[in-house]
RNA sequence: AUUGCAGACACGGGAGACAUUGGACCCAUCCCAAGGCCGAAGGAGCAACCGCCCCGGUAAACUCUCAGGCAAAAGGACCGGUCUGCAAA
Numbered sequence: 001a002u003u004g005c006a007g008a009c010a011c012g013g014g015a016g017a018c019a020u021u022g023g024a025c026c027c028a029u030c031c032c033a034a035g036g037c038c039g040a041a042g043g044a045g046c047a048a049c050c051g052c053c054c055c056g057g058u059a060a061a062c063u064c065u066c067a068g069g070c071a072a073a074a075g076g077a078c079c080g081g082u083c084u085g086c087a088a089a
Stems, first nucleotide, its partner, number of pairs: 002088008011080003018035001020034004036070003042066001043064003049057003
């Protein structure tokens, strides 16, 4: 110096869905409620396959929507970048 794995980051890119309605307030925002929606934080569930085959283990960007979100902001799976550690040759 290269590749892989794991972690970190005031780094770059990063989608979807009512800036709905009513109330409260009366600069705005925040708050409460009503229905309507989204899936890419997190969480949960299942196949093939495997096993000691009653049953259990085990995935996702799939499914669910508990949580989260539905102008902007923030967040954001994932991809890239940087750094650290480990391993290989």
Molecule: Glycine riboswitch aptamer
Organism: Roseinatronobacter domitianus